[in-house]
Large-subunit ribosomal RNA, domain I from Methanococcus voltae, 519 nucleotides, folded computationally. Its mean pLDDT, the model's own confidence on a scale to 100, is 81. Taxonomically the source falls in Methanococcus (Archaea, Methanobacteriati, Methanococcales, Methanococcaceae). Its Rfam family is "Bacterial large subunit ribosomal RNA". A reference for the family is Cannone et al. (2002), "The comparative RNA web (CRW) site: an online database of comparative sequence and structure information for ribosomal, intron, and other RNAs", BMC Bioinformatics.
Context: one part of a larger RNA
RNA sequence: CCUACUUGGGGAAUGGCUUGGCUUGGAACGCCGACGAAGGACGUGGUAAGCUGCGAUAAGCUUAGGCGAGGUGCAUACAACCUUUGAACCUAAGAUUUCCUAAUGGGACUUCCUACUGUAAAGUGAUCCGUAAGGAUUGGGAACGCGGGGAAUUGAAGCAUCUUAGUACCCGCAGGAAGAGAAAUCAAACGAGAUUCCGUGAUUAGAGGCGAUUGAAAGCGGAUCAGGGCAAACUGAAUCCCUUCGGGGAGAUGUGGUGUUAUAGGGCCUUUGUUCAAUGAUUUGAUAAGAACUGAAGUUGACUGGAAUGUCAUACCAUAGAGGGUGAAAGUCCCGUAAGUGAAUUUGAUAUGAUUUAUAAGGUUCCUGAGUACCGUGCGUUGGAUAUCGCGCGGGAAAUUGGGAGGCAUCGACUUCCAACCCUAAAUACGUUCCAAGACCGAUAGCGUAUUAGUACCGCGAGGGAAAGCUGAAAAGUAUCCUUAAUAGGAUGUGAAAAGUGCCUGAAACCAAGUAGGU
Numbered sequence: 001c002c003u004a005c006u007u008g009g010g011g012a013a014u015g016g017c018u019u020g021g022c023u024u025g026g027a028a029c030g031c032c033g034a035c036g037a038a039g040g041a042c043g044u045g046g047u048a049a050g051c052u053g054c055g056a057u058a059a060g061c062u063u064a065g066g067c068g069a070g071g072u073g074c075a076u077a078c079a080a081c082c083u084u085u086g087a088a089c090c091u092a093a094g095a096u097u098u099c100c101u102a103a104u105g106g107g108a109c110u111u112c113c114u115a116c117u118g119u120a121a122a123g124u125g126a127u128c129c130g131u132a133a134g135g136a137u138u139g140g141g142a143a144c145g146c147g148g149g150g151a152a153u154u155g156a157a158g159c160a161u162c163u164u165a166g167u168a169c170c171c172g173c174a175g176g177a178a179g180a181g182a183a184a185u186c187a188a189a190c191g192a193g194a195u196u197c198c199g200u201g202a203u204u205a206g207a208g209g210c211g212a213u214u215g216a217a218a219g220c221g222g223a224u225c226a227g228g229g230c231a232a233a234c235u236g237a238a239u240c241c242c243u244u245c246g247g248g249g250a251g252a253u254g255u256g257g258u259g260u261u262a263u264a265g266g267g268c269c270u271u272u273g274u275u276c277a278a279u280g281a282u283u284u285g286a287u288a289a290g291a292a293c294u295g296a297a298g299u300u301g302a303c304u305g306g307a308a309u310g311u312c313a314u315a316c317c318a319u320a321g322a323g324g325g326u327g328a329a330a331g332u333c334c335c336g337u338a339a340g341u342g343a344a345u346u347u348g349a350u351a352u353g354a355u356u357u358a359u360a361a362g363g364u365u366c367c368u369g370a371g372u373a374c375c376g377u378g379c380g381u382u383g384g385a386u387a388u389c390g391c392g393c394g395g396g397a398a399a400u401u402g403g404g405a406g407g408c409a410u411c412g413a414c415u416u417c418c419a420a421c422c423c424u425a426a427a428u429a430c431g432u433u434c435c436a437a438g439a440c441c442g443a444u445a446g447c448g449u450a451u452u453a454g455u456a457c458c459g460c461g462a463g464g465g466a467a468a469g470c471u472g473a474a475a476a477g478u479a480u481c482c483u484u485a486a487u488a489g490g491a492u493g494u495g496a497a498a499a500g501u502g503c504c505u506g507a508a509a510c511c512a513a514g515u516a517g518g519u
Base pairs, nucleotide, nucleotide: 001518002517003516004515005514006513007512008511009510015504016470017469020441021440022438023437024436025435026434028433029431030430031140032139039100040099041098042055043054044053046078047077050074051073061094062093063092064091065090066089070082071081072080105114106113107112115124116123117122125138126137127136128135129134144175145173146172147171148170149169155162159209185192186191196223197222198221199220200219206214207213227423228422229421230369234257235256238255239250240249241248242247262400264368265367266366267364268363269362270361271360277356278355279354283351288346289345292341293340294339298314299330300313301312302311303310315332316331317321323335324334325333374395375394376393377392378391379390380389402418403417404416405415406414457464458463477503480491481490482489483488
């Protein structure tokens, strides 16, 4: 020096575990805000840096309930306290709630400065509505929704129409859902009967440098079901708001009544004539949620062991043998589980009475949504082709003997519907949340985060973004002695075992020492 082995160091793989995630389901739940939100800053503890809680009443105050012996958060120390005159904890309802922030008296971003009125409390932003008194709006929200704008990479094996795609992205606005919605709809010679969603129709009809590609509807089968109100004709103040009850205001540019449709209906006039359905309000409080409560049966004998839940023996309960914990593997030890019960509070089934109405015949010809329907033209969009929908410009109707549609136009039939006003639950979408489950992960996995994680750190900034889990049943966390300047080492002790504090297991690389063999 090499090889092999042994012993130790080093290191943190592997195995085991799970506090955390992920996914799915829910007949769970779903808005907050000038009554000052979401979010933050600063404070707040006896000692208090972080997290959590809270707000100068500051890890809390009050009340009503629950529970029943301990308690003063994570958090293990000392101190000082509270508590069967019921604390802590849990549920519910209140009080307090600094400063910044829509931020709103004015001004600043140094989360700060500084006014007026008023004894004080308090008030003083802007925009809109209202005569006024007064009222509304503003900002936030993970995804979902509606609307206004709107790409490119890409594909076409190039590229320009086309495609990607009305996608990404930006803006506005709303809700727990939104939007749509009660036929000027479809259909086809039969008929259906608002909308939405799912399956099918359908790699279809169709569009398309007829290339690449793109692409419906009716119908059928299901989910869910719900229909209403105005304008007008006619009537003409019969109406409504405020009030200190004196009055004031709105309103003839029409308050109120009537009325709302297609086999036309309604108004008005004449005649006749009777009752059912709907609506919101009030009361009641079914059901459900709800802190929590009750909740069966071995801790029997022996053995091993540090420890029995194990083994042997012998019992019991079960509408409960889900699960978790307990010194190893427990139906019968503990928490629970099945099954019942449940205050305050929330929910609001049902019932009650109140209010409002319905029909037929005849006559009359008063009404039935206008720069609208429709036409031309240009652009966008669509499967929509001459026959989608929308917008710009230019023209521009009719009045029930009326008007629209029936995928080219025109005419006549036939069928069908009644635009140019408004509202409308459910079935549907999503998941910030809550609950449950899993032939999902198990610490380089699973969310970026099982830990002070969107933290530390990086960047002027927009933004980027980690690592890091495990002693033991119990701290019993090594008293005492020896050596040392000290760390520490040795002896002894604890423990079942040193597992001895980045401590379960403890592989490999790498390092050292020793032994054996070789050179």